[in-house]
Context: one part of a larger RNA
RNA sequence: CUGGGUGUAAAGGGAGCGUAGACGGAUGGACAAGUCUGAUGUGAGAGGCUGGGGCUCCACCCCGGGACUGCAUUGGAAACUGCCCGUCUUGAGUGCCGGAGAGGGAAGCGGAAUUCCUAGUGUAGCGGUGAAAUGCGUAAAUAUUAGGAAGAACGCCGGUGGCGAAGGGCGGCUUACUGGACGGGUAACUGACGUUGAGGCUCGAAAGCGUGGGGAGCAAACAGGAUUAGAUACCCUGGUAGUCCACGCGGUAAACGAUGAAUGCUAGGUGUCGGGGAGCAAAGCUCUUCGGUGCCGCCGCAAACGCAUUAAGCAUUCCACCUGGGGAGUACGUUCGCAAGAAUGAAACUC
Numbered sequence: 001c002u003g004g005g006u007g008u009a010a011a012g013g014g015a016g017c018g019u020a021g022a023c024g025g026a027u028g029g030a031c032a033a034g035u036c037u038g039a040u041g042u043g044a045g046a047g048g049c050u051g052g053g054g055c056u057c058c059a060c061c062c063c064g065g066g067a068c069u070g071c072a073u074u075g076g077a078a079a080c081u082g083c084c085c086g087u088c089u090u091g092a093g094u095g096c097c098g099g100a101g102a103g104g105g106a107a108g109c110g111g112a113a114u115u116c117c118u119a120g121u122g123u124a125g126c127g128g129u130g131a132a133a134u135g136c137g138u139a140a141a142u143a144u145u146a147g148g149a150a151g152a153a154c155g156c157c158g159g160u161g162g163c164g165a166a167g168g169g170c171g172g173c174u175u176a177c178u179g180g181a182c183g184g185g186u187a188a189c190u191g192a193c194g195u196u197g198a199g200g201c202u203c204g205a206a207a208g209c210g211u212g213g214g215g216a217g218c219a220a221a222c223a224g225g226a227u228u229a230g231a232u233a234c235c236c237u238g239g240u241a242g243u244c245c246a247c248g249c250g251g252u253a254a255a256c257g258a259u260g261a262a263u264g265c266u267a268g269g270u271g272u273c274g275g276g277g278a279g280c281a282a283a284g285c286u287c288u289u290c291g292g293u294g295c296c297g298c299c300g301c302a303a304a305c306g307c308a309u310u311a312a313g314c315a316u317u318c319c320a321c322c323u324g325g326g327g328a329g330u331a332c333g334u335u336c337g338c339a340a341g342a343a344u345g346a347a348a349c350u351c
Stems, first nucleotide, its partner, number of pairs: 003323004007305002012319001014203004021196003025088005031082001033081002035077008049065006091193001092190003096185001097183002103178002106175004110154001114150008125136002162170002208249006217243002222238004260318006268296013300307002324351003333344004
């Protein structure tokens, strides 16, 4: 390489959009590049295979046959692939109507809590722990009442509930702007416009970085108090970056369903969310049908665990990735980055 694989053994790219490419619905006709077939030429000889023969036999040598699965030219076939012309509606999309939603970015507003400030009441403690101490407090703390300020987060509702092309993620209220999904009917319109996607582009938690703001609470680092043989920790008192905002960078995570995307097919049962239809007089119940989200469970699969119409089943298409452990996600080189570092990514040696 091939083969075999990728939930947990090595292995699904963090995610999307999409270029080249690969693959691609039904039907009619034309062409003949692929494909199939006939003929001709060529495919040197030796060698190999096979049938004989010659050296007494063998090696060796000689003759015949077939093979050389190929290439070229030319005649034909037209099912399949391709290409061209035409048609179609089931794939895909559009239009109209409808309800659901923490989908997105922006502005404004709100209450509870916390801390701080001011004033009142009030007096010796408060705080903290396993127990303490550091700490705070007679310069009046803690507690309590009133007023004010600031920043951050949004209790209950709240739910294996919803939304998001996907991932990160999204939760107080209002306003305007805006994306998508879903359902229904007419099947009104387009007529294969599809799937996947190397490169590429975009998005991408937390921490981190740059500039400027902001800073209540929390809190790496740091300081102190404890604990301990020690305690550079766990516990306690403090506390700075940071956490927040704007703009820019970074591009990684157990970025997980550890499960790539798409399509079709393959028993059921039960809950829940959003629509539609039918029945019952009914807030409701029953039946049915789409789309999501869970649990249980056949067939089948699986090393087992388990998966099981949301497949890890049966198939097809395309991409990514794996190939013993360590060395090592290291070194070197290259690209990117302000840096931190990221991406790509070995070998010697060793078991």
Molecule: small-subunit ribosomal RNA, central domain
Organism: uncultured bacterium